The prediction has a mean pLDDT of 81. Predicted 3D model of a 289-nucleotide part of an RNA (large-subunit ribosomal RNA, domain VI) from Actinomyces ruminicola. Its Rfam family is "Bacterial large subunit ribosomal RNA".
[in-house]
Context: one part of a larger RNA
């Protein structure tokens, strides 16, 4: 571009892809068979192995802007707090997401036509003979069933909803000379869509889903989950030292640490979750295609 009027849904399945795997153990039964020794078809169950898909409830891994701890420097004027650097500086954990080593699940029934090979019935060829006419069974293979793609399947499929207006120029017909159809063609419009902006569990880019103030679309706030685990702060005690006493001892400052205020399933903090509120940005814009 196409699918003979523009769209927005929601669908059929020509055709094609993908799957297809298997093991032990049980009971049926120590029976059929077999002198025994061994040992079954059929048929039913349980457990696994590799593949393979989904997924994060659980176990773990990772978690370079979460939380605490700790070392050595600078540094915020000291103390307290903190903050850069040293491999995230080491160290313990650890939410969302993605994961596999986790977790669920699949390969199943059945139909259909068959190969090998088993048969009926039956002749040629008075018998026999599955075959020469005719009928049956009969595989993990075939074709369907199963998943998934699919109408550029040009044979271009279907169903349902929305739009389909209005003006101008040119030709041709008709005419009661007001105008009336028809046909090219240009403009602008209608349903709708894109561009743009704010996002995502959607993704290289595109594209796709979601939102765009008549709005919870992301970002902030808020409050919860969560995770770390006991913040800062403020006081008190104890060695030492001072100082007043002299043999018992009083008093002051008070390090590391302990204890209290505050111990209470919970302190502070707390990324991606939940939930809520227009504070910020969804502008420009009743603009352009």
């Nucleotide at each position: 571009c196409g699918c003979a009027g523009g769209a927005g849904a929601c669908u059929u399945g020509a055709g094609g892809a993908g799957g297809c795997c298997u093991g032990u153990c049980c009971c049926u039964a120590g029976u059929a068979c077999g002198a025994g020794a061994g040992g079954a078809c059929c048929g039913g169950g349980a457990c696994g192995g590799a593949c393979g898909a989904a997924c994060c409830u659980c176990u773990g891994g990772u978690g370079c802007g979460c939380c605490a701890g700790u070392u050595g420097u600078c540094c915020c004027g000291c103390c307290a707090g903190g903050g850069g650097c040293a491999c995230g500086g080491c160290u313990g954990g650890u939410u969302g997401g993605c994961u596999a080593c986790g977790u669920u699940c699949g390969g199943g029934c059945c139909g259909g036509g068959u190969a090998a090979c088993c048969g009926c019935u039956g002749a040629a060829a008075g018998c026999a003979u599955c075959u020469a006419a005719g009928c049956g069974g009969g595989a993990a293979a075939c074709c369907g069933a199963c998943u998934c793609c699919a109408a550029g399947a040009u044979a271009a499929g279907g169903u349902c909803u929305c739009c389909g207006c209005a003006a101008g120029a040119c030709c041709c017909c008709c005419u009661u000379c007001g105008g009336g159809g028809g046909g090219u063609u240009u403009u602008g419009g209608a349903a709708g869509g894109c561009u743009c902006c704010c996002a995502g569990c959607a993704g290289a880019c595109u594209a796709c889903u979601g939102g765009g103030u008549a709005g919870a679309u992301a970002g902030g706030c808020c409050a919860g989950a969560u995770g770390u685990g006991g913040a800062a702060g403020c006081a008190g005690g104890c060695a030492g030292c001072c100082c007043c006493a002299c043999c018992g001892g009083g008093g002051g400052u008070c390090a590391a640490c302990c204890u209290g205020c505050u111990g209470g399933a919970g302190a502070g903090c707390u990324g991606a979750c939940u939930g809520g509120u227009a504070c910020u940005a969804a502008c420009a814009a009743c603009a352009g295609c």